[in-house]
């Protein structure tokens, strides 16, 4: 200079007009009330007014309701260890395993010697395998020769040996040497690797080191394949609930009552007493819940870290068919992806372009 890696910000700016939603002041009018003072129009005038993701709704929680949710089955989920945290499949800090020169990146990472089952293509064979080519001629037979005979030798023809070589594949049943054989093989042996016990010392732990022993290798993959282990999971959601009003009248038919409804997988236990369906009829209006909450910002300590404590400081949408916008002028680097609906913590996807820090690699110059 160039490539790259992890973190963190920021999301057009600014002025001007007209609007919008909710809150707040005052002023009018106006209801109710003996007043305080509350409702409710109208107008002025202050401040506020979407995002890192508001998004999928995929997890974990508050919060509310239900009979306080107890046993069993089944379902579903999570799966190195330690820690944070209100919790968690999330985070942080390690452990092992891959990937990359390197900062760094990725892993549902418990069990395949308890059972079942799966492997497409390709290849000869895909799991106590397999002979397509290759090698090999020890055994058995066949042929031919030789020999009076036992037998011998030739010949790879036929049965056959063989897993060392090719060559198929994601994957072909541990590597090298020696030895061994007809030829080969852990068929032996020595060293590596592997598993499986015992020891020592290091960490809290996962898990590493070192030392002895055994075993010829027994155990290949897949468990986001049924299983097996351990753990966790009551259910339903703000259209949750809880006021006020107003309605579920009065009828007519059927069915059940060793029933029905409640719990939204079942079963059993618990409440409860009528219940459900069909025709007709009638209501569906308004307050809350609704944003002060694990909340945001500095600071300082404690901790590698995630976090945690301790001091100041700030109030930052709250609608209910749903407000946050149009318009103009100006300046750039010409603006992405996209809009709250009860709230939090948390993954994940989308997302123009920019700036900050920390660090790694190649070059180059001194």
């Nucleotide at each position: 200079g160039g490539a790259g890696u992890c973190g963190g910000c920021c999301a057009g700016g600014c002025a001007g007009u007209c609007g919008c939603g909710g809150c707040u002041u005052c002023a009018u009018c106006u209801c109710g009330g003996c007043a305080a003072c509350g409702g409710g129009a109208u107008g002025a005038g202050g401040g506020c007014g979407a995002g890192g993701a508001a998004a999928g709704u995929c997890c974990g929680g508050g919060c509310u309701c239900c009979g306080c949710a107890g046993g069993g089955c089944a379902a579903g989920g999570u799966g190195c260890c330690a820690g944070g945290u209100a919790a968690c499949g999330c985070c942080u800090g390690g452990g092992c395993g891959g990937c990359g020169u390197g900062a760094g990146c990725c892993g549902a990472c418990g069990g395949a010697a308890a059972g079942u089952g799966c492997a497409a293509c390709a290849g000869a064979g895909a799991a106590c395998a397999g002979a397509c080519a290759g090698c090999c001629g020890a055994a058995c037979g066949g042929u031919g020769c030789c020999g009076c005979a036992a037998g011998g030798c030739a010949u790879g023809c036929g049965u056959g040996g063989u897993g060392a070589u090719g060559g198929u594949g994601a994957a072909a049943c541990g590597g090298u040497g020696c030895g061994g054989u007809a030829a080969g093989a852990g068929c032996g042996c020595a060293c590596c690797g592997c598993g499986c016990g015992c020891g020592g010392g290091g960490a809290c732990a996962a898990c590493g080191c070192c030392g002895c022993g055994u075993g010829g290798c027994a155990u290949g993959g897949c468990a986001a394949a049924c299983c097996c282990c351990a753990c966790c999971u009551g259910g339903a959601g703000c259209a949750a609930g809880a006021c006020c009003g107003c309605a579920u009248a009065g009828g007519g038919g059927a069915g059940c009552a060793u029933g029905g409804c409640g719990u939204g997988g079942c079963c059993c236990g618990c409440g409860u007493c009528g219940c459900u369906c069909c025709c007709g009829g009638g209501u569906a209006g308004g307050u809350u819940g609704c944003u002060u909450g694990a909340g945001c910002c500095g600071u300082g300590c404690g901790g590698c870290g995630a976090c945690g404590c301790a001091c100041g400081g700030c109030c930052u949408a709250g609608a209910g068919g749903a407000a946050u916008g149009a318009c103009u002028g100006u300046c750039c680097a010409c603006g992405a992806c996209a809009g709250a609906a009860c709230c939090c913590g948390g993954c994940u996807u989308a997302u123009c372009g920019g700036c900050c820090g920390a660090c790694u690699c190649c070059u180059u110059u001194u």
The RNA shown here (Bacterial RNase P class A) has 366 nucleotides and comes from Rudaea sp. The gene name in the source record is rnpB.